[in-house]
RNA sequence: GGCCCCGUCGUCUAGCGGUUAGGACACUUGGUUUUCAUCCAAGAGAUCGCGGGUUCGAUUCCCGCCGGGGUCA
Repeated sequence: GGCCCCGUCGUCUAGCGGUUAGGACACUUGGUUUUCAUCCAAGAGAUCGCGGGUUCGAUUCCCGCCGGGGUCA
């Protein structure tokens, strides 16, 4: 350098072009317990990597960058 895959809450991950972007762990608060842990309930937490394009409408489709990984040299 060519080709392929990936980028979504702190972490991991789901998400056939349209509804409050969902879940697990973690975190906060409360309950239970003599205390901790466990368990239960509630809560907060996402410019969906960046910039353009298509579309009435983009996390989703297209293009270019950036970052990571794989492969061929």
A computed fold for a 73-nucleotide RNA from candidate division WWE3 bacterium UBA1401, annotated as transfer RNA. It matches the Rfam family "tRNA". From the family's description: Transfer RNA (tRNA) molecules are approximately 80 nucleotides in length. Its family is annotated with triplet codon-amino acid adaptor activity in the Gene Ontology. Rfam classes the family as a transfer RNA. Lineage of the source: Bacteria > Bacteria candidate phyla > candidate division WWE3.